[in-house]
């Protein structure tokens, strides 16, 4: 430089147009003599950035960042 995917909670991930969700972890009742398991609550996200499309955009289109594989 060419290519292909992908960017969502701290972490891994789901979410194919109509007010964003699991799982782990964090905190807090609860159960124990205590601890651990377990339940049941909460807190944490403007869904990389700008623009376009559309009554409406995490989702469709374009670019730009940063990173990740592959060719050179």
């Nucleotide at each position: 430089g060419c290519g292909c995917g992908a960017u969502u909670a701290g972490c891994u991930c789901a979410g194919u147009g109509g007010u964003a969700g699991a799982g782990c972890a964090u905190u807090g009742c609860a159960u124990u003599c205590a601890c651990a398991u377990u339940g049941c609550a909460a807190g944490g996200g403007c869904c990389g950035c700008u623009g376009g499309u559309u009554c409406g955009a995490u989702c469709c289109c374009a670019g730009c960042a940063g990173g990740a594989c592959g060719c050179a």